[in-house]
Molecule: c-di-GMP-I riboswitch aptamer
Organism: uncultured Gammaproteobacteria bacterium
RNA sequence: UAUUGCUAAAGCCAAACCCGUUGCGAGACGGGGACGGAAAGCUACGGGUCUCGUAUUAAACGAGAUAGCCGGGUUGCCCGG
Repeated sequence: UAUUGCUAAAGCCAAACCCGUUGCGAGACGGGGACGGAAAGCUACGGGUCUCGUAUUAAACGAGAUAGCCGGGUUGCCCGG
């Protein structure tokens, strides 16, 4: 440096749900709370799913959301090999 995550150690994040704020909405943010996570750090590039709008027999198109849906890109802790 690359790779791996069997064994630890020090830590980290935070599902559902509840409260508040915000958005047409999917959802997001803050607090509480832990289902889980070796990147559950960041990133909307590809696909999926969801929302809004246009249009319509349908399809399709545009805008948005989701990174804890999958893949990609990128950054990183530690023991051992």